Transfer RNA from a Chloroflexota bacterium, 76 nucleotides, folded computationally. It matches the Rfam family "tRNA". The family's RNA type in Rfam is transfer RNA. About the family: Transfer RNA (tRNA) molecules are approximately 80 nucleotides in length. Rfam links the family to the GO term triplet codon-amino acid adaptor activity. The RNAcentral record of the sequence draws on ENA and MGnify. Its mean pLDDT, the model's own confidence on a scale to 100, is 81. RNAcentral records the identical sequence in 2 taxa.

[in-house]
RNA sequence: GGGCGAGUAGCUCAGUGGUCAGAGCACCUGCUUUACACGCAGGGGGUCGCAGGUUCGACCCCUGCCUCGCCCACCA
Numbered sequence: 001g002g003g004c005g006a007g008u009a010g011c012u013c014a015g016u017g018g019u020c021a022g023a024g025c026a027c028c029u030g031c032u033u034u035a036c037a038c039g040c041a042g043g044g045g046g047u048c049g050c051a052g053g054u055u056c057g058a059c060c061c062c063u064g065c066c067u068c069g070c071c072c073a074c075c076a
Stems, first nucleotide, its partner, number of pairs: 001072007010025004018056001027043005049065005
């Protein structure tokens, strides 16, 4: 330098153009317990990596850039 994949909640991920952006775990509160854990009920938490474009409408499609991973090439 080229190709491919990934980037969405604290973590692991889902979400194939329209509904209010979701799940599990974690966290907080309450119940339960002598207490902790487990369990039950409820709750908080999001610039969907950044910018632009297409569209009536974008997490989703297109372009550029950034970060991470894998492969190839080059140099030595």